[in-house]
Context: one part of a larger RNA
RNA sequence: GCGAACGCUGGCGGCGUACUUAACACAUGCAAGUCGAACGGACGGCUCGAGGCUUGCUUCGAGUCGUUAGUGGCGGACGGCUGAGUAACGCGUGGGUGACCUGUCCUCCAGUCGGGGAUACCCGCUCGAAAGGGCGGCUAAUACCGGGUGCGGUCCCGGGGUCGCAAGAUCCUGGGAGGAAAGACGGCGAAAGCUGUCGCUGGUGGAGGGGCUCGCGGCCUAUCAGCUAGUUGGUGAGGUAACGGCUCACCAAGGCGAUGACGGGUAGCUGGUCUGAGAGGACGACCAGCCACACGGGGACUGAGACACGGCCCCGACUCCUACGGGAGGCAGCAGUGGGGAAUUUUCCGCAAUGGGCGAAAGCCUGACGGAGUGACGCCGCGUGGGGGACGAAGGCCUUCGGGUCGUAAACCCCUGUCAGAGGGAAAGAAGGGUCGCCAGGCUAAUACCCUGGUGAUCUGACGGUACCUUCAGAGGAAGCCCCGGCCAACUCUGUGCCAGCAGCCGCGGUAAGACAGAGGGGGCAAGCGUUGCUC
Numbered sequence: 001g002c003g004a005a006c007g008c009u010g011g012c013g014g015c016g017u018a019c020u021u022a023a024c025a026c027a028u029g030c031a032a033g034u035c036g037a038a039c040g041g042a043c044g045g046c047u048c049g050a051g052g053c054u055u056g057c058u059u060c061g062a063g064u065c066g067u068u069a070g071u072g073g074c075g076g077a078c079g080g081c082u083g084a085g086u087a088a089c090g091c092g093u094g095g096g097u098g099a100c101c102u103g104u105c106c107u108c109c110a111g112u113c114g115g116g117g118a119u120a121c122c123c124g125c126u127c128g129a130a131a132g133g134g135c136g137g138c139u140a141a142u143a144c145c146g147g148g149u150g151c152g153g154u155c156c157c158g159g160g161g162u163c164g165c166a167a168g169a170u171c172c173u174g175g176g177a178g179g180a181a182a183g184a185c186g187g188c189g190a191a192a193g194c195u196g197u198c199g200c201u202g203g204u205g206g207a208g209g210g211g212c213u214c215g216c217g218g219c220c221u222a223u224c225a226g227c228u229a230g231u232u233g234g235u236g237a238g239g240u241a242a243c244g245g246c247u248c249a250c251c252a253a254g255g256c257g258a259u260g261a262c263g264g265g266u267a268g269c270u271g272g273u274c275u276g277a278g279a280g281g282a283c284g285a286c287c288a289g290c291c292a293c294a295c296g297g298g299g300a301c302u303g304a305g306a307c308a309c310g311g312c313c314c315c316g317a318c319u320c321c322u323a324c325g326g327g328a329g330g331c332a333g334c335a336g337u338g339g340g341g342a343a344u345u346u347u348c349c350g351c352a353a354u355g356g357g358c359g360a361a362a363g364c365c366u367g368a369c370g371g372a373g374u375g376a377c378g379c380c381g382c383g384u385g386g387g388g389g390a391c392g393a394a395g396g397c398c399u400u401c402g403g404g405u406c407g408u409a410a411a412c413c414c415c416u417g418u419c420a421g422a423g424g425g426a427a428a429g430a431a432g433g434g435u436c437g438c439c440a441g442g443c444u445a446a447u448a449c450c451c452u453g454g455u456g457a458u459c460u461g462a463c464g465g466u467a468c469c470u471u472c473a474g475a476g477g478a479a480g481c482c483c484c485g486g487c488c489a490a491c492u493c494u495g496u497g498c499c500a501g502c503a504g505c506c507g508c509g510g511u512a513a514g515a516c517a518g519a520g521g522g523g524g525c526a527a528g529c530g531u532u533g534c535u536c
Base pairs, nucleotide, nucleotide: 001534002533004532005531006530007529008528011382012381013380014379015378016377017375018374019340024338025337026336028335029334030333033074034073035072038071039070041068042067043066044065045064046063047062048061049060050059051058052057082292083291091217092216093215094214095213096212097211100210101209102208105206106205108203109202110201111200112199113147115145116144122137123136124135125134126133127132154177155176156175157174158173159172160171161170162169163168183198184197185196186195187194188193219265220264221263226256227255228254231253232252233251234250235249236248237247238246268290269289270288271287272283273282274281275280295316296315297314298313299312318329319328320327321326346372348371349370350369354368355366356365357364358363385415386414387413388412395406396405397404398403419477421472422471423470424469425468429463432460433459434458435457436456437455438454439453440452441451442450480525481524482523483522484521485506486505487504491520492519493518494517495516501508502507
């Protein structure tokens, strides 16, 4: 010094922190959704119109508002957990990429034309215990597929400039080939159309993110000395966003190693943390960055991004359901349970804040997070009272019997009011955003709409009636633990008699024990004090 544990003890608060063991198994709930301003429906409410009519009920149609299973989009690759594996370009640091990718965001350039065929939902039939299907029929789209155009971009052929050792990069230019897209919601309008916002497509540059690669750095073991067949290199091909023996065919026979290959053991790495005068040593919990894993193992699909914790498929172990034909599951998310263990918390509240996803927005979701709860686990602060009070009560202990000591300690007197208790008042954390009104600017044909900014009013707090302030009462409710032979601060009595016991080392105990046990007294720390373990 500690993520501690154990023993005794325990008043309050703030801030932290809490499975170091079984990456053991998990009941239950929650932890990733969202968009109706992409789409067709369905259902419900309201209004209007038409019909029926038991005059407030029903049928149909239109409009509008709401809910939403399905199609579609974006997100589910983030956030959260864990440390099993990994001695490796995994990490750290510094480079390279002339060998690369990048959804959303910003910038600039150019566009957004015209068609088609399906399908879920739904309806009908049907299989199954269920999970879940099968067949037929209908329909929409920002879903899917042709066509057109194509600035730039890609590829091929050609010319030129700049740069570079070079593979080549970059710029200008001629010809050719192939290649895009989607709409939605508003405003004005009779319409045509004009216009705004959000989208969609091709590209340029950027920001941020990532892939690959190289130099150097960081464990133990030689009681591991030789290792290697895609092995090392080449040619060609495939594959990838991309280099590459990454993969494959063929060719050559190489490659690594005492500067420790190969093997074995151990281990996530770092910023840092602890210690130390430093050098160094040990460690890597919390927080932050990177990596790896998600029941064990393998695989790909989708996608800008995964080989994907709460996605899919296969094998395996385990658990559960079953009508025995077949199915379902994965807490190393937050709580919680069993188990293991010396040992580690609530099946809490809230999205008010911060942040994230979706959405035009309102908003929805968010066990991220913000809070509360439990544990003296740690650090810090506070209290358990203050002043006065005797040649000094009682009592305890000691005594040379005179006395000494506990000791101003107590009683008693006078005060104070922290904390806890009761009552009253009562926050900051709230900025944004919404609604209504006004003003200015932008867009525009427009004083519409829309966007931006300002301003006034109003609404929004889990914690919480908490912090804080104040009133009331009254010393009242709040001290223990270890030690006293030397090291090491603190001594006597009694008991015991090498017994019972103590002990970190030296060592104590066999009849006067300052070392055992009790007591009085003393020393040290104090809501803690000791012990154990580990590290310097």
Molecule: small-subunit ribosomal RNA, 5' domain
Organism: uncultured bacterium